About this RNA
The RNA shown here (c-di-GMP-I riboswitch aptamer) has 96 nucleotides and comes from a Chloroflexota bacterium. The organism belongs to Chloroflexota, within Bacteria. It was read from a public genome assembly, where an Rfam model found it.
C1' cells in the first nucleotide's frame, strides 16, 4: 500500500410507511420510523426506470373537420432517480 470482509470495535446511513414543506410531475428537504446497506458517502459518464413538454402513431368522443381526452414509441427537449447495474472518486476499522 493493494485486494478481501468477521455474529470482532468504534461508531454510520435509513426502505415501506406516517406527519410537516417544496415541486405539474418523477422526485426532493425536515421529524419520527428501520427493511436493508461495507461504501446505502459523493459525481449522472454508459446502460436502464420513472417524471413533463414536443413529435410521429393508433384508438375513443365529435361530423370524417377544428377541438378534447386516452394508449404507445428504435422519436427529440428538460427533468428525476446514486437504496437498479456499471463506472469514476474519496473514506473507518483490521479477524480469516
Nucleotide at each position: 500500500g493493494g485486494a478481501c470482509g468477521a455474529c470482532a470495535a468504534c461508531g454510520g446511513c435509513a426502505a415501506a410507511c406516517c406527519c410537516g414543506g417544496g415541486g405539474u410531475g418523477a422526485c426532493c428537504c425536515g421529524g419520527g420510523g428501520a427493511c436493508g446497506c461495507a461504501a446505502a458517502g459523493c459525481c449522472a459518464c454508459g446502460g436502464g426506470g420513472c417524471u413533463c413538454g414536443g413529435c410521429a402513431u393508433c384508438c375513443g368522443c365529435g361530423a370524417u373537420g377544428a377541438g378534447c381526452g386516452g394508449a404507445c414509441g428504435a422519436u427529440c427537449g428538460a427533468g428525476u432517480c446514486a437504496g437498479c447495474c456499471g463506472g469514476g472518486u474519496u473514506a473507518c476499522c483490521g479477524a480469516a